[in-house]
RNA sequence: UCAGUCGGCUGGACGGCCGCUGCUGGCUCGCUCGGGCGUUAUGGCCCUAAAAAAGCGCGCCGGUGGAGGAAAGUCCGGGCUCCAUGGAGACAGGGUGGCGGCUAACGGCCGCCGGGGGCGACCCCAGGGAAAGUGCCACAGAAAACAGACCGCCCGGCGGGCUUGGCUCGCAAGGUAAGGGUGAAACGGUGCGGUAAGAGCGCACCGCGCGACUGGUAACAGGAGCGGCACGGCAAACCCCACCCGGAGCAAGACCAAAUAGGGGUGGCCGCGUGCGGGGAAACCCGGCACGAAGCCCGUCUUCAGGCCGCCGCCCGGGUUGGUUGCUCGAGGCACCUAGCAAUAGGCGUCCCAGAUGAAUGGCCGUCGCGGGGAAACCCAGACAGAACCCGGCUUACAGGCCGACUGGCAAU
RNA sequence: CGGGGCAUAGCUCAGCCUGGUAGAGCGCCUGCUUUGGGAGCAGGAAGUCGCGAGUUCGAAUCCCGCUGCCCCGACCA
Numbered sequence: 001u002c003a004g005u006c007g008g009c010u011g012g013a014c015g016g017c018c019g020c021u022g023c024u025g026g027c028u029c030g031c032u033c034g035g036g037c038g039u040u041a042u043g044g045c046c047c048u049a050a051a052a053a054a055g056c057g058c059g060c061c062g063g064u065g066g067a068g069g070a071a072a073g074u075c076c077g078g079g080c081u082c083c084a085u086g087g088a089g090a091c092a093g094g095g096u097g098g099c100g101g102c103u104a105a106c107g108g109c110c111g112c113c114g115g116g117g118g119c120g121a122c123c124c125c126a127g128g129g130a131a132a133g134u135g136c137c138a139c140a141g142a143a144a145a146c147a148g149a150c151c152g153c154c155c156g157g158c159g160g161g162c163u164u165g166g167c168u169c170g171c172a173a174g175g176u177a178a179g180g181g182u183g184a185a186a187c188g189g190u191g192c193g194g195u196a197a198g199a200g201c202g203c204a205c206c207g208c209g210c211g212a213c214u215g216g217u218a219a220c221a222g223g224a225g226c227g228g229c230a231c232g233g234c235a236a237a238c239c240c241c242a243c244c245c246g247g248a249g250c251a252a253g254a255c256c257a258a259a260u261a262g263g264g265g266u267g268g269c270c271g272c273g274u275g276c277g278g279g280g281a282a283a284c285c286c287g288g289c290a291c292g293a294a295g296c297c298c299g300u301c302u303u304c305a306g307g308c309c310g311c312c313g314c315c316c317g318g319g320u321u322g323g324u325u326g327c328u329c330g331a332g333g334c335a336c337c338u339a340g341c342a343a344u345a346g347g348c349g350u351c352c353c354a355g356a357u358g359a360a361u362g363g364c365c366g367u368c369g370c371g372g373g374g375a376a377a378c379c380c381a382g383a384c385a386g387a388a389c390c391c392g393g394c395u396u397a398c399a400g401g402c403c404g405a406c407u408g409g410c411a412a413u
Numbered sequence: 414c415g416g417g418g419c420a421u422a423g424c425u426c427a428g429c430c431u432g433g434u435a436g437a438g439c440g441c442c443u444g445c446u447u448u449g450g451g452a453g454c455a456g457g458a459a460g461u462c463g464c465g466a467g468u469u470c471g472a473a474u475c476c477c478g479c480u481g482c483c484c485c486g487a488c489c490a
Stems, first nucleotide, its partner, number of pairs: 001409010012368007020066008029057004034047004068384001072395002075393005080249004085305007093245005098112005113127001114125004128240002133238002135234003150180002152176003157171006188206006207229001208227003213222003253325004263316007272292005277286003295308003318489003332351003336347004371380003414486007423439004433470001441457005463479003467475001
């Protein structure tokens, strides 16, 4: 200097003016309580009390806080709340998947192992099990999973032809997986021997499998020796193994106020006993009431404690469109120290940093800075995107700028 | 703000679970029939299966991530 890899930071700065919103300080004024008038009602008007405190509201003057790295997608995990609450077991359903560690937890992160890619820095991998079972492997091809004989090759047989040493053609049967061809995939590869032709049939090397033993917490690595080779692929197909998981979500939930019809119809389960009540001439009927039993109480079932008083739906209606709370101090931020390769943990100090609901966080101007255009004056552009209960991750979007570590090439010293 | 579903020919949909040549109806085009039209008969065209990655020999289908559209959810009694 060129090309590249990885990690981190930033997401314009300052000033002025005008605004928005949460909290808060000060000042002025008004309201609160009681009574009366008036109104359908509310609003309204009048009178009165006295001090203090508190609260609320309008106005004015201040102080202070006010979006993000993703606030997004809602893909995982957790807190919190409700499902009345809790325990035990089985089944179903869902998820995860090398090993070890970190964490509140995770499908996240860190380190390592194995496989693949790159000259390299480095990057990628849903990375358990296919010798437990079931299933699938279209088309093509002879054959697709305890394989298979279409062509070819070979021995003998039968028949034919001839130039009768033999050669050649045809037929059916057998042997053969070396060669051809099909396919994503064809049941180890190369060589030598061997054979009628062939073949792990035999041997050498390579590959593969089992593997005593050694190292490592482990994944795994190395590997004496043994085995002629068995075990194709797919589990993001069912499944098996190991581990984890109840559901819903702040429109969860709690409280206050206002208003209405605490309404009606209908289906299923159960409708058992006693008493009362209602209907009926009676037999009998009725979830109308009480008690018990039954029933019901997070996917199903069993069980224990306990609870509810019929349980579970569907449909048609009625009223309100208000307020308070949950609500933001938290697995919190920053700096330093210690342990650790790291993720992270511990200690210490310091800081308080949005809580709206008509949904605020903005607009204009000036100076500077970055990028582009222009000879210049100057002009243009400035990304992705907006909290709503809160955290930890992942994923996706993103103009531009800055820093650090490293790799390869070229040049110079 | 939270939850659920869908995307396949011009339109409405099937196929997806259990992977193997992408289908139906209506519509469109051509021809026949008719004086002409309609109806009828015969034939035909038309698809990035919303987009991008992955698993697999092979993806509309399985898995992951985006995009667009639709639906539901206030409280009281």